[in-house]
RNA sequence: GGAAACCAACGGGAUGGAGCUCCCGUGGAUUCAGCGAGCUGAAUCUUGAACCGCCGCAAGGCUGAUGGCUCCUGUCAGUAG
Numbered sequence: 001g002g003a004a005a006c007c008a009a010c011g012g013g014a015u016g017g018a019g020c021u022c023c024c025g026u027g028g029a030u031u032c033a034g035c036g037a038g039c040u041g042a043a044u045c046u047u048g049a050a051c052c053g054c055c056g057c058a059a060g061g062c063u064g065a066u067g068g069c070u071c072c073u074g075u076c077a078g079u080a081g
Stems, first nucleotide, its partner, number of pairs: 001006001009026005016072006027046009053062003
């Protein structure tokens, strides 16, 4: 935006950045002002999602800079020069 489906935009996907791509999420009320008379703008209040790793009763233990692919950066380990 649309009647809705949905699309766009924005946000999220256990440690940083980028490109591509996948998935998921995305309210309400009141007041004021304007004039085109149902639209626009502003303010206030309220509400609030996706998401925040796994195993274990606990103690404790495990993987990983990605949701996925690629690249960069940082860190750790090994080998060679």
Molecule: Fluoride riboswitch aptamer (crcB RNA motif)
Organism: Vulcanimicrobiota bacterium